[in-house]
Context: one part of a larger RNA
RNA sequence: CUGGGCGUAAAGGGCGCGUAGGCUGAUAUUUAAGUCGGUUGUGAAAUCCCCGGGCUUAACCUGGGAAUUGCAGCCGAUACUGAAUGUCUAGAGUAUGGUAGAGGAAAGUGGAAUUCUCGGUGUAGUGGUAGAAUACGUAGAUAUCGAGAAGAACACCAGUGGCGAAGGCGACUUUCUGGACCAAUACUGACGCUGAGGCGCGAAAGCAUGGGUAGCAAACAGGAUUAGAUACCCUGGUAGUCCAUGCUGUAAACGAUGAGAACUAGAUGUUGGUCGGCUUAUGCCAAUCAGUAUCGCAGCUAACGCAUUAAGUUCUCCGCCUGGGGAGUACGGUCGCAAGAUUAAAACUC
Repeated sequence: CUGGGCGUAAAGGGCGCGUAGGCUGAUAUUUAAGUCGGUUGUGAAAUCCCCGGGCUUAACCUGGGAAUUGCAGCCGAUACUGAAUGUCUAGAGUAUGGUAGAGGAAAGUGGAAUUCUCGGUGUAGUGGUAGAAUACGUAGAUAUCGAGAAGAACACCAGUGGCGAAGGCGACUUUCUGGACCAAUACUGACGCUGAGGCGCGAAAGCAUGGGUAGCAAACAGGAUUAGAUACCCUGGUAGUCCAUGCUGUAAACGAUGAGAACUAGAUGUUGGUCGGCUUAUGCCAAUCAGUAUCGCAGCUAACGCAUUAAGUUCUCCGCCUGGGGAGUACGGUCGCAAGAUUAAAACUC
């Protein structure tokens, strides 16, 4: 160098943007670098191989040939790859007109509930559990009515519904803003795909500084349970949860399934468009594009299952795996305030 793999056995990077690199549509002409053919030179001798010769054979010695798969020059071929030039429109993109959406950021507003405070009514319990107790209450609780304050989350709508690259996103209004889809034309003319490094985003918990703190609640305290109970249950309760700015950079970051392209029976539901037919309307039917979901053939799979949203049939590019433990650890490097993250062994052992 070569192999086989990556849904569940080891293995898809958490996700995107993108540099180098790799790969890349149709057509014409030129070139001839790769590629192919011929020829010349060279590729020391010995060795190895083939056909002979010499020691009585053999080992050994020796003649000729072949081989030396390579390199260089020259002459030619031009399908493919490359290079140069021109043209094209099927990929990609732009313009125009529409559509749907919890996509993102900021500001403002709202009602229900909860807790607390004040006031009214009212009296002995309330709360909690399997049962209790701790706890709260005659300094008037619980309950109920009125007023006020605060913070956090947004019932119904709500849907294998929608949007987003992923993480994720759900009250309402306004402002700013990203993307997608559809229809019909016009335009650009391969501008494309992937992407080592790199850069950015990235739940929760955690960290720093400053605010905020209603409810919930690690830690902690008490009450129970129990042989014990550093738990499960109960009463409390601080970090935290919230906001701003910065850091951390990890998750069963999951579809445990990388991205892009092409091809390969169907059936049914649903979301967003467009077009056509029927219909007074409402609506129904059919076609087509884009998503999403269930079933199912061929095929694939160890099986389970997947099955036009493939785990089918192929192509391009990246990442990753190579028996279990030791170990995602040690050491070293990089990053971080720290916690730690990342990169990543070996001895030994089965």
Molecule: small-subunit ribosomal RNA, central domain
Organism: metagenome